[in-house]
RNA sequence: GGCCCAGCGGCCUAAUGGAUGAGGCGUCAGCCUCCGAAGCUGGGGAUUGUGGGUUCAAGUCCCACCUGGGUCC
Numbered sequence: 001g002g003c004c005c006a007g008c009g010g011c012c013u014a015a016u017g018g019a020u021g022a023g024g025c026g027u028c029a030g031c032c033u034c035c036g037a038a039g040c041u042g043g044g045g046a047u048u049g050u051g052g053g054u055u056c057a058a059g060u061c062c063c064a065c066c067u068g069g070g071u072c073c
Base pairs, nucleotide, nucleotide: 001072002071003070004069005068006067007066010025011024012023018056027043028042029041030040031039049065050064051063052062053061
């Protein structure tokens, strides 16, 4: 340098181009408890890697780039 794959909350993971992006763990608060753990209830947390494009509508499709992994030279 060529080709392939993957990038989303702190971590993991869903979402056929279509309503306000879903769930688990964690975190915070409350309940419970003598205090904790466990359990239960609720809350906060996402520019879906970056920038463009297509579309009435993009996490999803197209282009370039960035990062990581694999492979060939």
Predicted 3D model of a 73-nucleotide RNA (transfer RNA) from Clupea harengus. Rfam family: tRNA. Rfam describes the family as follows. Transfer RNA (tRNA) molecules are approximately 80 nucleotides in length. It is annotated as a transfer RNA. The coordinates come from a structure-prediction model, not an experiment, and the mean pLDDT is 81. RNAcentral holds the sequence, with entries from Rfam.